[in-house]
Order: sequence, then structure tokens, then C1' cells
RNA sequence: CCUCUGGUAGCUCCAGUUGGUAGAGCGGUGGACUGUAGAUCCAUAGGUCGCUGGUUCAAAUCCGGCCCAGAGGA
Repeated sequence: CCUCUGGUAGCUCCAGUUGGUAGAGCGGUGGACUGUAGAUCCAUAGGUCGCUGGUUCAAAUCCGGCCCAGAGGA
């Protein structure tokens, strides 16, 4: 320098696929239970989907550029 893959919640993510409501587990908060706590159960909050433009009625998803991480090649 070139090619490919990935970047989504505080953390871990081979959730989300033919563009149409953003998810799970853990963790947080509230409640039930308990003498208290833990465990268990129920509920709930939390995201500008790496950044920036474009296409579209509508973009995490499609296209361009850039940043970061990994793999391969010269």
C1' cells in the first nucleotide's frame, strides 16, 4: 500500500439478513419473599446502532469517505 471481516445498552454478544417497533444474558433500580442479607420470582430504566455524507416515504441494514480492531497479501 491492497483485499477481507468486525464496531449495536455499563460489560459480554456468530440478536437483528431479503430496508418498516432496536434485542438477550450479566449488571443497575423498584417490588415480592426473608429477622437482615443472599438465592429465587416479578416489574422497570438505560442506545444519537464507530464518525460523516448520500440514496429512499423510511437506513443498524444499501452506497461513498474517514477512524479503530483483527486476518490475509505484496

Description:
This is a predicted structure of a 74-nucleotide RNA (transfer RNA) from Schistocerca americana. Its mean pLDDT, the model's own confidence on a scale to 100, is 80. The RNAcentral record of the sequence draws on Ensembl Metazoa. It matches the Rfam family "tRNA". It is annotated as a transfer RNA.